[in-house]
RNA sequence: AUCUGAUAAAGGCAAACCUGUUGAAAAAUAGGGACGCAAAGUCACAGGUCUAAGGGAGUACUAUGACGGCUGGACUGCCGGA
Numbered sequence: 001a002u003c004u005g006a007u008a009a010a011g012g013c014a015a016a017c018c019u020g021u022u023g024a025a026a027a028a029u030a031g032g033g034a035c036g037c038a039a040a041g042u043c044a045c046a047g048g049u050c051u052a053a054g055g056g057a058g059u060a061c062u063a064u065g066a067c068g069g070c071u072g073g074a075c076u077g078c079c080g081g082a
Base pairs, nucleotide, nucleotide: 002082003081004080005079012037013036017032018031019030020029021028022027035069041075042074043073045072046071047070048067049066050065054062055061
C1' cells in the first nucleotide's frame, strides 16, 4: 500500500420513545435513552423514498424542502488478519 473483519483490545456513534426548540410538513437540533452499527465519520453526484408551504382549475400533480441509520458512488479514519 491492497484486500479483508473475528473468538480480540482501546474506544466511538446512537434507533424507537420522552421533553424542549425550529419548521407548513417531512424532518432537524439540545438533553435523556439504547435498537443496533466496522465507518451508523463527511458529502445530496446518481437512483430511490418522504413531505407539499408555494404553484396548480379548489382535483391530479409538483421540490427549490427533507432523508447518508435506503442503495450505489467519492473522500477520510482505529485495531487486527492475509